[in-house]
């Protein structure tokens, strides 16, 4: 580095809809869709390396996610 699985990253309604899913009567079609992203964790695969490597300890710790709205949560003001 990729992939599966899967935790968090406070939540709730309502719109659009693109990726992607899925449907059939395959079509400039229908129907679902705003954690798909980033950080861990687990299984796998490729590659690479023989210590700039494992280990054990400690210490910090997120940034972001379309528009409207509402609740939480902190800090301020009145």
């Nucleotide at each position: 580095c990729c992939c599966u699985g899967u935790g968090a990253g406070g939540g709730g309604c309502g719109c659009u809809g693109c990726a992607g899913c899925g449907g059939c009567u395959u079509g400039a079609c229908c129907g679902c869709g705003a954690g798909g992203c980033u950080c861990g964790c687990u299984g796998g695969g490729c590659a690479g390396a023989c210590a700039c490597g494992c280990a054990a300890g400690g210490a910090a710790c997120a940034a972001c996610g379309g528009c409207g709205c509402c609740c939480a949560u902190u800090c301020g003001u009145c």